[in-house]
RNA sequence: GGAGAUGGCAUCCUCCCCCUUGAACCGCCUGUUGGCUGAUGACGCCUG
Numbered sequence: 001g002g003a004g005a006u007g008g009c010a011u012c013c014u015c016c017c018c019c020u021u022g023a024a025c026c027g028c029c030u031g032u033u034g035g036c037u038g039a040u041g042a043c044g045c046c047u048g
Stems, first nucleotide, its partner, number of pairs: 001016004007046003011042002027036003
């Protein structure tokens, strides 16, 4: 500095990158293809 399946703010936690490199992350079930939940990683507030 970035990320944690859909927004914003605050706090905390975890992970990745910082020569090269192009990482962390990108929901679940299923045979085919179809179905289901949730604005959080956790908590509080606001909106939907």

Predicted 3D model of a 48-nucleotide RNA (Fluoride riboswitch aptamer (crcB RNA motif)) from a Gammaproteobacteria bacterium. Its mean pLDDT, the model's own confidence on a scale to 100, is 77. It matches the Rfam family "Fluoride riboswitch aptamer (crcB RNA motif)". Gene Ontology terms of the family: response to fluoride and positive regulation of gene expression. The literature on the family includes a 2012 paper in Science by Baker et al., "Widespread genetic switches and toxicity resistance proteins for fluoride". The organism belongs to Gammaproteobacteria, within Bacteria.